[in-house]
RNA sequence: AUGAAGCAAAUAUGAGAGACCCAUUAGGGCGCCGAAGGGGUAAGUUGAAUUCGCCAAAUUCAAUGAUACUCUCAGGCAAAAGUAUUAUUUGCGGACA
Numbered sequence: 001a002u003g004a005a006g007c008a009a010a011u012a013u014g015a016g017a018g019a020c021c022c023a024u025u026a027g028g029g030c031g032c033c034g035a036a037g038g039g040g041u042a043a044g045u046u047g048a049a050u051u052c053g054c055c056a057a058a059u060u061c062a063a064u065g066a067u068a069c070u071c072u073c074a075g076g077c078a079a080a081a082g083u084a085u086u087a088u089u090u091g092c093g094g095a096c097a
Stems, first nucleotide, its partner, number of pairs: 006092007018030001020029003031077003037073001038071003044064008
């Protein structure tokens, strides 16, 4: 199921931060931003070990574990382009939210 989550496309929306300095064709330097993407992490849960006569309890270790949080790897710092999020439509998908 008159189709959930998820993926892709189209449309609309869409911020932040130096039109910095040096140098001269291909780089360097300093200062910044977080909303492509990516990394990290709490409580909790699970497992193992130790203490303990057993249960229980406590301690330690490991795994799992969210964000618009955080890092700034990547990306970005006039305009343009791009960008998360949200909504609609279409296609895939086939039961969760």
Glycine riboswitch aptamer from Caloramator sp. E03, 97 nucleotides, folded computationally. The coordinates come from a structure-prediction model, not an experiment, and the mean pLDDT is 81. The source organism's lineage runs through Bacteria, Bacillati, Bacillota, Clostridiaceae and Caloramator. The RNAcentral record of the sequence draws on Rfam.